c-di-GMP-I riboswitch aptamer from a Nitrospirota bacterium, 83 nucleotides, folded computationally. The organism belongs to Nitrospirota, within Bacteria.
RNA sequence: CUUCCAUCAAGGCAAACCACCGGCGACGGUGAGGCGCAAAGCGACGGGUCUUCGCGACAUGCGAAGACAGCCGAGCUACCGAG
Repeated sequence: CUUCCAUCAAGGCAAACCACCGGCGACGGUGAGGCGCAAAGCGACGGGUCUUCGCGACAUGCGAAGACAGCCGAGCUACCGAG
């Protein structure tokens, strides 16, 4: 430098449920919790799912604004260890 994540160290993150707060909502934040995670670190670019509003020929159709990175793909970055 490059490839990989079987094993080791230091550790890291945190699903559901519950409480409080914010949001019309999807959902988010904090606490508690720990199902899992080697990118469960970062970012909505493509697909997907979901929400609200509008249109509508009423078709689970179209448009607008949003949510999800722990759904998939692609992108950026990274510890230990191994080749």
Background:
It matches the Rfam family "c-di-GMP-I riboswitch aptamer". From the family's description: GEMM was predicted in a large-scale screen for bacterial structured RNA regulatory elements.